The RNA shown here (Lysine riboswitch aptamer) has 169 nucleotides and comes from uncultured Sporosarcina sp. RNAcentral holds the sequence, with entries from MGnify. The organism belongs to Sporosarcina, within Bacteria. The coordinates come from a structure-prediction model, not an experiment, and the mean pLDDT is 82. It matches the Rfam family "Lysine riboswitch aptamer". Gene Ontology term of the family: lysine biosynthetic process.
[in-house]
């Protein structure tokens, strides 16, 4: 240097199925109010609309989706999760921008690993999820002290391109 196997722990992701929340919401229908605009953020075009848009009350009728609680599989330990970059799909009447959303590639670009709390996001959300700050715990390895070593406690810094084991050169 190069192959195989490994650890960390409420570890990490993914399917499936079930419970809940979405929510009495959206959505459709009936009415009244309202009185000209509405259909995405632009631009253009089409299209509803005084036979009554936007918006607002009332009565029926009534959902999904993404998140998320539980079990079972299964794939794992840069597991995985962001950020940039390119492509492609899709999204809301067409088209073109702009946005976001899947998806596939690329960078040795951040992050060892859990939690807790605050700002900001996304979100229906006091859930949860990603960024970022500030702690706590907890793995590894160095370097240091304490009793010479081991073994153990403790301070102190690093990062997974790390780190233990075999094996090959």
């Nucleotide at each position: 240097g190069g192959a195989u196997a490994g650890a960390g722990g409420c570890g990490c992701g993914a399917a499936u199925g079930u419970c809940a929340u979405g929510a009495g919401u959206a959505c459709a229908u009936c009415u009244c109010c309202g009185g000209a605009a509405g259909g995405c953020g632009g631009c253009a075009g089409c299209c509803u609309g005084a036979a009554g848009a936007a918006g607002g009350g009332g009565a029926u009728c009534g959902a999904a989706a993404g998140g998320g609680g539980c079990a079972u599989u299964c794939g794992c330990c840069g597991a995985a999760g962001c950020g940039g970059a390119u492509a492609a799909u899709c999204g809301g009447c067409u088209g073109c921008c702009a946005c976001g959303a899947u998806u596939a590639u690329c960078c040795u670009g951040c992050u060892g690993g859990a939690u807790u709390u605050c700002c900001a996001u996304u979100g229906a959300a006091g859930a949860a999820g990603u960024g970022g700050g500030a702690g706590u715990c907890u793995g590894u390895c160095a370097g240091g002290u304490a009793c010479u070593a081991a073994c153990u406690a403790c301070c102190u810094g690093g990062a997974g391109a790390g780190c233990u084991a075999u094996c090959c050169g």